[in-house]
RNA sequence: UGAGGAAAAGGCAAAUCAGCCGAAAGGCUGGGGCGCAAAGUCAGGAAUCUAAGUCACCACCUGUUGAUAUGAUAGUCCGACUGCCGAAA
Repeated sequence: UGAGGAAAAGGCAAAUCAGCCGAAAGGCUGGGGCGCAAAGUCAGGAAUCUAAGUCACCACCUGUUGAUAUGAUAGUCCGACUGCCGAAA
């Protein structure tokens, strides 16, 4: 370096609860532990979610409507970079 692996040493942390941020999706902190072999990091491609703002429509008057990402998800997939052990050679 490396097939391969999670044995060893470790790591992360779903649902959910409390607090905070956010219009929302969702995020952060602490508890928690469903699970993960990259469930480490990164929004480049796709997919999904939300719709503040904007546009349109209707209207009983300010809509329980439609569209839309510049927002979000890396524990949706692909991709990129990095990490632990390590056969043969």

Predicted 3D model of an 89-nucleotide RNA (c-di-GMP-I-GGC riboswitch aptamer) from Candidatus Syntrophopropionicum ammoniitolerans. Rfam family: c-di-GMP-I-GGC riboswitch aptamer. Rfam links the family to the GO term cyclic-di-GMP binding. The sequence was found by an Rfam model in a public genome assembly.